């Protein structure tokens, strides 16, 4: 330099172009306990950045950024 793949909560992962973007662990609060842990209840928290297509984009196209692999 070229090709392929990936980028979604703090972490690990979901989401036929149309649900309020979901789950587990973690975090916060309450209950419980002498305190803590465990358990139960409730809560906060995410689509890498910029364009395009579409009535509608996490999803499709494109540029960039970052990461992984391959070829040279």
């Nucleotide at each position: 330099g070229c090709c392929u793949c990936c980028a979604u909560a703090g972490u690990u992962c979901a989401a036929c172009g149309g649900a309020u973007a979901g789950a587990a662990c973690g975090c916060c609060a309450g209950c419980u306990u002498c305190c803590g842990g465990a358990g139960c209840u409730a809560g906060a928290g995410a689509u890498g950045c910029g364009g395009g297509u579409u009535c509608a984009a996490u999803u499709c196209c494109u540029g960039c950024u970052g990461g992984a692999g391959g070829c040279a």
The RNA shown here (transfer RNA) has 72 nucleotides and comes from a Candidatus Peregrinibacteria bacterium. Rfam family: tRNA. By type it is a transfer RNA. Rfam describes the family as follows. Transfer RNA (tRNA) molecules are approximately 80 nucleotides in length. Its mean pLDDT, the model's own confidence on a scale to 100, is 81.